[in-house]
Context: one part of a larger RNA
């Protein structure tokens, strides 16, 4: 290579959109390219097999034979894939009605705290801590009583709850954008499924440029502790954290679990929407379809565990794994201002 595998052993791209590529509903007719039969050439000798026969026997060495693959020519089969035609609705999408949500963007508009600042009261501490110290404070602090300004954030509803591809999304309100579910029929008529290469989106931190700067804070100063203390403690602090425009492209980007599509007991709780029973009306209950859990039958696992939101049982298509270390490396290319990202070895040792 085959062959086996990817929840924790090595292995699912962070996530999505999508061209090539692979794969692809039901149904009717033709076609015969792939399939399959039949018949013929061809597949050199030697060597292998098989049967015989020569060397006393074997090796060997002759002589028949068959077989095997592959290509070609000719005639046939249409089950199955393909390919022209044509029909269907169950996959797929519109359409129409209604619901739902911290989905996104963008403006307006609020709140309690924390800080500083200005007045009043007031008269020594006040703050931290295991214990203190550095610090603040008679130039009137802390406390408290009223205003102000300014940035950040969004208690309570909050929930195993919701929404979104992921990332992540919560104060109210307007405005736009896009989505997903229910039901009805109607309407298209396989339009689907994955997805190399591509593009897009991507938390925290970092990075340019221009604002902002209350709190909280890498860095750094100063006080504890300590043999020592570049730490845990504490009392200060700038980047940072906010905005607005662009760059990074990476996380335990996890459900460590790739999409899709069917099958395969059930209980329970929750959420959306609809339907029914009941009721003045409603909670309630019943059923159907959509999502989130909790447990667990059957099988599945090396166990743990997982079980219709599978890691069961089957197909499609992508990814990716091949002892550990060297090694998130070197080099070489490509992106980036940089930081550093990506692809990514091997010598050598166990």
């Nucleotide at each position: 290579c085959u062959g086996g595998g990817c929840g924790u052993a090595a292995a699912g791209c962070g996530u999505c959109u999508g061209u090539a590529g692979g794969u692809u509903g039901u149904u009717u007719a033709g076609u015969a390219a792939g399939u399959c039969c039949a018949a013929u050439g061809u597949u050199a000798a030697a060597g292998g097999u098989u049967g015989a026969a020569g060397c006393u026997c074997a090796a060997c060495u002759u002589c028949a034979a068959a077989a095997a693959u592959g290509c070609g020519u000719u005639g046939g089969a249409a089950a199955c894939u393909a390919c022209u035609a044509g029909a269907c609705u169950g996959g797929a999408g519109u359409a129409u009605a209604a619901u739902u949500g911290a989905a996104g963007c963008a403006g307006a508009a609020g709140g309690a705290a924390u800080u500083u600042c200005u007045a009043g009261u007031g008269a020594a501490g006040c703050g931290g801590u295991g214990a203190a110290a550095u610090g603040c404070g008679u130039a009137g602090a802390u406390a408290u009583u009223a205003g102000a300004a300014g940035g950040a954030c969004c208690a309570c509803c909050a929930a195993a709850g919701g929404c979104g591809a992921a990332a992540g999304c919560a104060u109210u309100c307007u405005g736009u954008u896009a989505a997903a579910u229910u039901a009805u029929u109607a309407c298209u008529g396989a339009c689907a499924c994955u997805c190399a290469g591509a593009g897009a989106c991507g938390a925290a931190a970092g990075c340019u440029a221009g604002g902002g700067u209350a709190g909280c804070a890498a860095a750094u100063g100063g006080g504890a502790u300590u043999a020592g203390a570049u730490a845990c403690c504490c009392c200060a602090g700038u980047a940072g954290u906010c905005c607005u425009a662009g760059c990074c492209g990476u996380a335990a980007a996890c459900g460590a679990u790739g999409g899709a599509u069917a099958c395969u007991a059930g209980a329970c709780a929750u959420u959306g929407c609809a339907c029914g029973u009941g009721u003045c009306g409603a909670u309630c209950c019943g059923u159907g379809c959509g999502g989130u859990g909790u447990c667990a039958a059957a099988g599945c696992u090396a166990a743990c565990g997982c079980g219709u939101u599978a890691a069961g049982u089957a197909u499609c298509c992508c990814g990716c794994c091949u002892g550990g270390g060297a090694a998130u490396u070197a080099u070489g290319c490509u992106c980036g201002c940089a930081a550093g990202a990506g692809u990514g070895a091997a010598a050598c040792u166990c």
A computed fold for a 350-nucleotide part of an RNA from an uncultured marine eukaryote, annotated as small-subunit ribosomal RNA, central domain. The prediction has a mean pLDDT of 86. The full RNA is in RNAcentral, with records from ENA and SILVA.